[in-house]
RNA sequence: CGGGGUGUAGCGCAGCCCGGUAGCGUAUCAGCAUGGGGUGCUGGUGGUCGCUGGUUCGAAUCCAGUCACCCCGA
Repeated sequence: CGGGGUGUAGCGCAGCCCGGUAGCGUAUCAGCAUGGGGUGCUGGUGGUCGCUGGUUCGAAUCCAGUCACCCCGA
């Protein structure tokens, strides 16, 4: 320098192909069950999707640029 992959909640991931206002597990908080703990059940909190711009009525999703990390090539 060229090509490819990954980036979404504290952590691990799905959703992307085929656009319709973001979800699962875990963690955390509260309540209930227990004499207490562990554990189980119920409910809640938490992210507008790496960043910027564009297309669109509407973008995590499509397009362009860019940043970080990983892999391959030179």

A computed fold for a 74-nucleotide RNA from a Bacteroidota bacterium, annotated as transfer RNA. Lineage of the source: Bacteria > Pseudomonadati > Bacteroidota. RNAcentral records the identical sequence in 3 taxa. Its Rfam family is "tRNA". The sequence is in RNAcentral, with records from ENA. The coordinates come from a structure-prediction model, not an experiment, and the mean pLDDT is 85.